[in-house]
RNA sequence: UAUCACAAAUGCUACACCUGUCGCGAGGCAGGGCCAGAAAGCCAUGGGUCUUUGAUGCUAUAACUUUAUAGUAUACGAGAAGAUCGCCAGGUUGCCAAA
Numbered sequence: 001u002a003u004c005a006c007a008a009a010u011g012c013u014a015c016a017c018c019u020g021u022c023g024c025g026a027g028g029c030a031g032g033g034c035c036a037g038a039a040a041g042c043c044a045u046g047g048g049u050c051u052u053u054g055a056u057g058c059u060a061u062a063a064c065u066u067u068a069u070a071g072u073a074u075a076c077g078a079g080a081a082g083a084u085c086g087c088c089a090g091g092u093u094g095c096c097a098a099a
Stems, first nucleotide, its partner, number of pairs: 012037002017032006035086001041092003045089003048084006056073007
């Protein structure tokens, strides 16, 4: 210096629940709390889950700028707007330090 996250130390974060507060809600923030965590730091980019709303979405062809036709998915929820990074993946930054 690089790698790894198996040892030790210094510290760090803070689940459930309770109180206050903001939000229609999922949840956020502050205080208490301490289940856990080696990125439980940061980023909602992909998937998942959840909330609110509730009828369109996607593909192909034609036209060419938002229409038409066909296929297909859809109230057992299309699509939209959100929440969650302590659900997973990805990106990015980083402390100590045995070997």
Molecule: c-di-GMP-I riboswitch aptamer
Organism: Sulfurovum sp.